[in-house]
Context: one part of a larger RNA
């Protein structure tokens, strides 16, 4: 000079987009951020209509039980999501990241395109009822029952496994096709008057998402020179969707390093940002892609998929309940709250868009996501008037007392009204196709309407570096980025008065270039 997730000081009108705990991954009070499906499926209840029945009643009717049908509603099984979206950077210097590759070593719900296909049973179970333990969370024993839960059986190929054969290919173990034999393994059903639709089994193939190896890149110290025993490599068994010391058993002694292992220190990686004429150097807030992690550490379950934030076990620290037996809990989601710190906001509206789960849908959920509030923290864009106007007024400041400055500023005269403010009218986004739906918002915006009216600071002025008298003070208060001012005339300290510079901002202080 240029940048900034910036803080402070002094000032402060409006708008639009944007950012907004860089510190304690410190603890967390209170609401909320994951549900949904009654068209799987037994109940329960609650309303309504019917039918029977009791009891009052001459009857009309009122009331109670019992059944049927409907509508809602839903604790529970049951099925799909809670591995997505949302937060943070503590760890990590590694195939974590970024790039090229490769998998003849792999999986992959939901979606999409095809082939086939769904046959007949079974036994449970929770809801529920009884009883009964506990202060509570939670439970225990008996009894009943359902289903797209759960189990067998049959069916069985282009599937899986064995062993044959035939072609074909490659990249060492191999691999595709294609044919036969044997053996094995499926399934459910709901709605609808029906059409028919949603679903269910297996099998192929695709998309999509994932796992895994490999090349090359990826900070600093050598005042860190040696490291290393499942450590290197085999055989052989186990386990993975898969390769593999990934594990285990035996076996060999290897493996990695001066082209820097090991150690210790920093640090999340990239697309990007910033800087610069470039080379280059910093950096990694926002936004996007990866990876990690979720009160610290460990471990599986369950699932197509798991570091499973708002699941589950053990332990440790903390915090809280408690009848002392025992229980509960996890804001690095959104807002808040206490600490921390120079410093970073609302416990705020809406699911109107857009996107996500769930449903056949209607519809539910959604602090994702759109709004809207705060804050000149940033960018940008507008205003605070314009044009005349010399008696060059007053006033201030100086002055050699004659003047000079301020200064067309000002008054005064025309004129103008963005912005604010009052009033009428007022959206686009809403898409589907008839309707109907808008948090933002009565917003933006458009007309009208009154008055120049309601809106200017801050830093400097000795050189560098644009800007200078006067007072005051007197190595004193005091200033300073460098060089330097200040000890009786200070253009350098304080103040006025003028003047330069930027302008809703000036200033200073930290950090890059």
């Nucleotide at each position: 000079g240029g940048a900034c997730a910036a803080a402070c000081g002094c000032u402060g009108g409006c708008g639009g987009c944007g950012u907004g705990c860089c510190u304690a991954a410190c603890a967390c009070a209170u609401g909320c951020a994951a549900g949904u499906c009654g068209a799987a499926c037994g109940g329960a209840g609650a309303u309504a209509a019917g039918u029977u029945u009791g009891u009052a009643g001459c009857a009309a009717u009122a009331u109670g039980g019992a059944c049927u049908u409907a509508u809602c509603u839903u604790a529970g099984u049951g099925g799909c999501g809670g591995a997505c979206g949302g937060g943070u950077g503590a760890g990590u210097a590694a195939c974590g990241c970024g790039u090229g590759a490769g998998c003849a070593a792999u999986c992959u719900g939901c979606c999409u395109u095809u082939c086939a296909g769904a046959g007949g049973g079974g036994g449970a179970u929770a809801a529920c009822g009884g009883c009964u333990g506990g202060a509570a969370a939670c439970g225990g024993c008996c009894g009943c029952u359902a289903a797209u839960a759960c189990c067998g059986c049959a069916u069985a190929a282009u599937g899986u496994a064995u062993c044959g054969u035939g072609a074909g290919g490659a990249c060492a173990u191999c691999c595709u096709c294609g044919u036969g034999a044997u053996a094995c393994c499926a399934a459910a059903g709901g709605a609808g008057c029906a059409a028919u639709c949603c679903g269910c089994u297996g099998a192929a193939a695709g998309a999509u998402g994932a796992g895994c190896u490999c090349g090359c890149g990826u900070c600093u110290g050598a005042u860190u020179a040696g490291u290393u025993a499942g450590u290197u490599g085999g055989u052989g068994a186990g386990g993975u969707a898969a390769c593999g010391g990934c594990c285990c058993a035996c076996c060999a002694a290897g493996a990695c390093u001066g082209c820097g292992a090991u150690c210790a220190g920093u640090a999340g990686c990239c697309g990007g940002a910033c800087u610069g004429a470039g080379a280059g150097g910093u950096u990694g807030a926002a936004c996007g892609g990866c990876c990690a992690c979720a009160u610290u550490g460990g471990g599986a379950c369950u699932g197509a998929g798991a570091u499973a934030c708002g699941g589950c076990c053990c332990a440790g620290a903390c915090u809280c309940c408690u009848a002392c037996g025992g229980g509960a809990g996890g804001c690095a989601g959104c807002a808040g709250u206490g600490g921390g710190g120079a410093a970073u906001a609302u416990u705020g509206g809406g699911c109107a868009a857009u996107g996500g789960g769930g449903g056949a849908a209607a519809c539910c959920c959604u602090g994702a996501c759109c709004c809207a509030g705060c804050a000149a923290c940033g960018c940008c864009g507008c205003g605070u008037g314009a044009a005349g106007g010399a008696a060059g007024a007053a006033g201030g400041c100086u002055u050699u007392c004659g003047g000079g400055u301020u200064g067309u500023a000002a008054a005064c005269u025309u004129c103008u009204u963005u912005g604010a403010c009052c009033a009428g009218g007022g959206a686009c986004g809403a898409a589907a196709c008839a309707a109907a739906u808008g948090a933002c918002g009565g917003u933006a915006c458009c007309u009208g309407g009154a008055a120049a009216a309601c809106a200017a600071g801050c830093c400097a002025c000795g050189g560098c570096u644009a800007a200078c008298u006067a007072c005051g003070u007197g190595c004193c208060a005091g200033c300073a980025g460098c060089c330097g001012c200040g000890g009786u005339a200070a253009u350098a300290c304080g103040u006025a008065g003028g003047u330069g510079g930027c302008g809703a901002g000036c200033g200073u202080u930290g950090u890059c270039c």

This is a predicted structure of a 513-nucleotide part of an RNA (small-subunit ribosomal RNA, 5' domain) from an uncultured bacterium. Rfam family: Bacterial small subunit ribosomal RNA. Its mean pLDDT, the model's own confidence on a scale to 100, is 83.